[in-house]
RNA sequence: GCCACAGUAGUUCAGCAGGUUAGAAUACGUCAUUGGUAAUGACGCGGUCGGGAGUUCGAUUCUCCCCUGUGGCU
Numbered sequence: 001g002c003c004a005c006a007g008u009a010g011u012u013c014a015g016c017a018g019g020u021u022a023g024a025a026u027a028c029g030u031c032a033u034u035g036g037u038a039a040u041g042a043c044g045c046g047g048u049c050g051g052g053a054g055u056u057c058g059a060u061u062c063u064c065c066c067c068u069g070u071g072g073c074u
Stems, first nucleotide, its partner, number of pairs: 001073007010026004019057001028044005050066005
């Protein structure tokens, strides 16, 4: 330098042939339970969907550029 894949909650990930309120597990907080912890259960908190532009009535999803990471080729 070229190619591919990935980037979504603190963490690990799902999602979508464009549209209902963006979800799960885990972590964290509160409560219940217990003699007390752990475990379990209920509720809650938590997101500029990597950044920008374009297409569109409408973009996490499509297109382009850039950034970061991983792998491969030279």
Predicted 3D model of a 74-nucleotide RNA (transfer RNA) from a Nanobdellota archaeon.
Its Rfam family is "tRNA". About the family: Transfer RNA (tRNA) molecules are approximately 80 nucleotides in length. By type it is a transfer RNA.
The coordinates come from a structure-prediction model, not an experiment, and the mean pLDDT is 80.